RNA sequence: CUGACAGAACUUUGGAGAAGCUCAUUAGGUUGAGUGCCGAAGGUGCAAAGCGCAUGGCGCUAAUCUCUCAGGCAAAAGGACAAAGUAUUUUUU
Numbered sequence: 001c002u003g004a005c006a007g008a009a010c011u012u013u014g015g016a017g018a019a020g021c022u023c024a025u026u027a028g029g030u031u032g033a034g035u036g037c038c039g040a041a042g043g044u045g046c047a048a049a050g051c052g053c054a055u056g057g058c059g060c061u062a063a064u065c066u067c068u069c070a071g072g073c074a075a076a077a078g079g080a081c082a083a084a085g086u087a088u089u090u091u092u093u
Stems, first nucleotide, its partner, number of pairs: 010085005019035001021034004036073003042069001043067001045065001050060004
């Protein structure tokens, strides 16, 4: 400098789990307290796997594992992740 069917963001669709619990309060699923539970926003690490090195050790990084801080436990909302799509800019390779 150029390019990308890459990444992120954006749009649409799909998307699990667990008490519509108990008590008090309120005009009100209002507000507060209490137990019981869930894991797929985010976060935690005692942590699989991966990579590197001066290699029976050390370091980096980190999962749908782990802990349940946060959040959640009818519906709604949210939701890791997946599929399809999009134009432009930036970053990375």
A computed fold for a 93-nucleotide RNA, annotated as Glycine riboswitch aptamer. The coordinates come from a structure-prediction model, not an experiment, and the mean pLDDT is 76. It was read from a public genome assembly, where an Rfam model found it.